Record summary: This is a predicted structure of a 342-nucleotide part of an RNA (small-subunit ribosomal RNA, central domain) from an uncultured bacterium. The RNAcentral record of the full RNA draws on ENA.

[in-house]
Context: one part of a larger RNA
RNA sequence: CUGGGCGUAAAGCGCGCGUAGGUGGUUUAUUAAGUUGGAUGUGAAAUCCCCGGGCUCAACCUGGGAACUGCAUCCAAAACUGAUUCACUAGAGUACGAUAGAGGGAGGUAGAAUUCACAGUGUAGCGGUGGAAUGCGUAGAUAUUGUGAAGAAUACCAAUGGCGAAGCAGCCUCCUGGAUCUGUACUGACGCUGAUGGACGAAAGCGUGGGUAGCGAACAGGAUUAGAUACCCUGGUAGUCCACGCCGUAACGAUGGAUACUAGCUGUUGGGAGCAAUCUCAGUGGCUAAGCGAAAGUGAUAAGUAUCCCACCUGGGGAGUACGUUCGCAAGAAUGAAACUC
Numbered sequence: 001c002u003g004g005g006c007g008u009a010a011a012g013c014g015c016g017c018g019u020a021g022g023u024g025g026u027u028u029a030u031u032a033a034g035u036u037g038g039a040u041g042u043g044a045a046a047u048c049c050c051c052g053g054g055c056u057c058a059a060c061c062u063g064g065g066a067a068c069u070g071c072a073u074c075c076a077a078a079a080c081u082g083a084u085u086c087a088c089u090a091g092a093g094u095a096c097g098a099u100a101g102a103g104g105g106a107g108g109u110a111g112a113a114u115u116c117a118c119a120g121u122g123u124a125g126c127g128g129u130g131g132a133a134u135g136c137g138u139a140g141a142u143a144u145u146g147u148g149a150a151g152a153a154u155a156c157c158a159a160u161g162g163c164g165a166a167g168c169a170g171c172c173u174c175c176u177g178g179a180u181c182u183g184u185a186c187u188g189a190c191g192c193u194g195a196u197g198g199a200c201g202a203a204a205g206c207g208u209g210g211g212u213a214g215c216g217a218a219c220a221g222g223a224u225u226a227g228a229u230a231c232c233c234u235g236g237u238a239g240u241c242c243a244c245g246c247c248g249u250a251a252c253g254a255u256g257g258a259u260a261c262u263a264g265c266u267g268u269u270g271g272g273a274g275c276a277a278u279c280u281c282a283g284u285g286g287c288u289a290a291g292c293g294a295a296a297g298u299g300a301u302a303a304g305u306a307u308c309c310c311a312c313c314u315g316g317g318g319a320g321u322a323c324g325u326u327c328g329c330a331a332g333a334a335u336g337a338a339a340c341u342c
Stems, first nucleotide, its partner, number of pairs: 004313002008295001012310001014200001017197001021193003025088002029084003033081002035077008049065006091190001092187005097181003103176007110154001114150008125136002162168002205246006214240002219235004256309006263288011291298002315342003324335004
């Protein structure tokens, strides 16, 4: 490189946007780059192949032919691809009209709980565990009542519910993205994919400044134990929260994106049609047919049948390591070997 693969064996980029490139709906005409046919020239000789000849045969040598699958020029064809062009509306998009939603950002606000503070009642315990102890408590704790403060999270509703590309949950207001449905009108292939690129990207972590109720790495103490740098308990700092700026990893449906087609049953979410039965569009679940699959399974939301584009894989370890480079404040991230060994 070819070929074969990529849910679970190695392998789908975390995710969307998009440049180049690749690829692309129906139709008219022209063209002739690709494509197809023919002609001419060339394609050295030798080699290979075929038919002969010469060494006794063969290897070997040698005559003729074929071939040299290629290239150039000319003539012709016009179905397909390309180019130019007349059009089209089934793809894509826009407007009008509706709908659902924890989609995003900002501001405000509510109740329960927790802790703390103050005050009242009240007295000897509380707390914690397998059992204990550390701890808290006569300086009056725990419990209970009232008042206040603070921060964080939003029980029930709640759901194989919803929205979104990863993620999102009290309620209200403002700003704002997308999706779906119904037909009418409009644009007229504007599409799909997407190397490089740039945007976003959980948690932890980092920088600066705030905040700190609960929880809680580190740390301290108490237990357990042969030991116990743990599991259990009492405390508790970073952190968790907010603003701004970094980091760029896990990222799972272990299943890249788009389109078309392919047999049924049954839930559910949002629309449309219909008096209703029911039909239909878009999502989201379950069970199967055929098919696929090594099997378990999957099965119209395919892992089925096909087309287009991208990423990736090529025995295990060494190793996602070393070196170099790029990025980063750092932590580190990205790219990414070899020796050796089985």